About this RNA
This is a predicted structure of a 346-nucleotide part of an RNA (small-subunit ribosomal RNA, central domain) from a metagenome. RNAcentral holds the full RNA, with entries from SILVA.
Context: one part of a larger RNA
RNA sequence: UUGGGCGUAAAGCGUCUGUAGGUGGUUUAAAAAGUCAACUGUUAAAAACUAAGGCUUAACCUUGGGCAGGCAGUUGAAACUUUUAGACUAGAGUAUGGCAGAGGUAGAGGGAAUUACUGGUGUAACGGUGAAAUGUGCAGAUAUCAGUAAGAACACCUAUGGCGAAAGCACUCUACUGGACCAAAACUGACACUCAGAGACGAAAGCUAGGGGAGCGGAUAGGAUUAGAUACCCUAGUAGUCCUAGCUGUAAACGAUGGAAACUAAAUAUUGCGUUAUUUUAUGCAGUAUUGUAGCUAACGCGUUAAGUUUCCCGCCUGGGGAGUAUGCUCGCAAGAGUGAAACUC
Repeated sequence: UUGGGCGUAAAGCGUCUGUAGGUGGUUUAAAAAGUCAACUGUUAAAAACUAAGGCUUAACCUUGGGCAGGCAGUUGAAACUUUUAGACUAGAGUAUGGCAGAGGUAGAGGGAAUUACUGGUGUAACGGUGAAAUGUGCAGAUAUCAGUAAGAACACCUAUGGCGAAAGCACUCUACUGGACCAAAACUGACACUCAGAGACGAAAGCUAGGGGAGCGGAUAGGAUUAGAUACCCUAGUAGUCCUAGCUGUAAACGAUGGAAACUAAAUAUUGCGUUAUUUUAUGCAGUAUUGUAGCUAACGCGUUAAGUUUCCCGCCUGGGGAGUAUGCUCGCAAGAGUGAAACUC
């Protein structure tokens, strides 16, 4: 390489958009590039295969015969692929009418709690732990009442719920805005699927600049514990956490399960819309979950939301360690990221 695979054994890019490429609905006609058939030429001889013959046999030698396949040409076939021309509506999309939603961005407003400060009441403790101590407090703390300020997060509702491509999204209101779903069937008429390279988004931590800083809290300091304790526990506490503008581009970025389409028992619950009943219920489509048939699986389990049965496209794997290391290149302010070996060893 072929093959076999990718939920958990190695293996699905974090997610999407999309170029080249690959693949592609129904139908009519034509062409004949692929495809198929026949014929012709060529594919030297020798060798190989085969039928005879010659050396006493054999090896060996001589003579004859014949493919398959390739290439080129000629003549045909027209089912499939392809091309050209035309048509269709079941895929896809547009318009119409509804409808649910923490989808996104910006602005405005709100209350609870926490901390600090000011004032009142009030007096000796508070805090913390397994037990303590460091710490706070007679310069009046803790507690309690009133007021002021600040920053961050939004209890209950809240769910097996909803939305989003993923990351993710939740106090309330307003403005702008993306997508889905349902109904009906007006319009376009295959406009589709996937996608190397490319582009966009991408938790947390981290970086740059400027703000902000209540609580929490790496680092750090102190107190304990301990044989020691550079920890677990406690008291403090700087970066950070928050905002704005950039960078970084990684996660157990997980359903450890790529996307699209078709087919293959049911049952239950629930979200959205519709039809039917109107007090129930039955049912269609689109989601979200649980159980489970056939089937699959090494087993666990999966099971119409498949890991079943098939088709198309992409990505990836090929014993463990060395190693996601070295080197080179690209990107980055850096931290590092991407790509990514070998020797050796078992």
Rfam family: Bacterial small subunit ribosomal RNA.
The prediction has a mean pLDDT of 88.